Model confidence (mean pLDDT): 80 of 100.
A computed fold for a 135-nucleotide RNA from Moorella mulderi DSM 14980, annotated as c-di-AMP riboswitch aptamer (ydaO/yuaA leader).
The organism belongs to Neomoorella mulderi, within Bacteria.
Its Rfam family is "c-di-AMP riboswitch aptamer (ydaO/yuaA leader)". Rfam's curators write: This family represents a conserved RNA structure found upstream of the ydaO and yuaA genes in Bacillus subtilis and related genes in other bacteria.
Of the family's consensus pairs, 96% are formed in the model.
RNA sequence: UCCACCAGAUCGCCGAAUUUCCUCGGUGGGAAACGGGGGAACCAUUUCCAGGGGGUUAAUCCGCGGGUCACCGCGGUAGGGCCAUCCUUGGUCCGCACCCGGCAGCUAACCUCGUAGGCGUGGAAGGAGGUGGAA
Numbered sequence: 001u002c003c004a005c006c007a008g009a010u011c012g013c014c015g016a017a018u019u020u021c022c023u024c025g026g027u028g029g030g031a032a033a034c035g036g037g038g039g040a041a042c043c044a045u046u047u048c049c050a051g052g053g054g055g056u057u058a059a060u061c062c063g064c065g066g067g068u069c070a071c072c073g074c075g076g077u078a079g080g081g082c083c084a085u086c087c088u089u090g091g092u093c094c095g096c097a098c099c100c101g102g103c104a105g106c107u108a109a110c111c112u113c114g115u116a117g118g119c120g121u122g123g124a125a126g127g128a129g130g131u132g133g134a135a
Base pairs, nucleotide, nucleotide: 001134002133003132004131005130006129011120012119013118014117018032019031020030021029022028033115034114035113036112037111038110043105052103053100054099055098056097061076062075063074064073065072066071079094080093081092082091083090085128086127087126088125089124
């Protein structure tokens, strides 16, 4: 410099949710790693059991309609994921749910909790990068 490849199910995706040790008669006990909550000074806040307030999560908020309300529907939306190296473009999807219980701003030390559950994309464009081969 040129050519080829970067498409995999023992693989991949969402999520913090994985690895490992002891015990094992187990509904048991640790460690690392990742994730969450509480908690000074300083700073911030200005409330009075209420129009209550707060937390995890991407999952909030707005408009219209129905309904006494709870809530339901349609359209958006903060925000979030995927299209199998990365970036941009483009496409596509989600925008739930649960918890605390009158109470919590931030927050060093410190205290404390979780390690579940659910799934299956593959049409691309440009650039960068990587691997292999040849000269």